[in-house]
RNA sequence: GCCGGGGUAGUUCAGUGGCAGAACGCUUUCUUGGUAAGAAAGAGGCCAUGGGUUCAAUUCCCAUCCUCGGCU
Numbered sequence: 001g002c003c004g005g006g007g008u009a010g011u012u013c014a015g016u017g018g019c020a021g022a023a024c025g026c027u028u029u030c031u032u033g034g035u036a037a038g039a040a041a042g043a044g045g046c047c048a049u050g051g052g053u054u055c056a057a058u059u060c061c062c063a064u065c066c067u068c069g070g071c072u
Base pairs, nucleotide, nucleotide: 001071002070003069004068005067006066007065010024011023012022013021018055026042027041028040029039030038048064049063050062051061052060
C1' cells in the first nucleotide's frame, strides 16, 4: 500500500429499515440473627464520527477514525 471482519449499556454480545434488548455487573427494597444465595423494582445508550438515500436509518451507500486478521 491492497483486501476483509468488527465498533450498540460498566463488561460480553443480540438486533439488519418503523420509539434499542439479553446476560453479568450497579442501585433500592424484601427475605436472614448476619453474610452469601434468592425474590421484586429501578437506573444506565446522541447505536465510533461526519455526510448521503428514504416519509422514516443501529440497519442501506460514501468518507474518516479506532481495532483485529490476511496479502504484498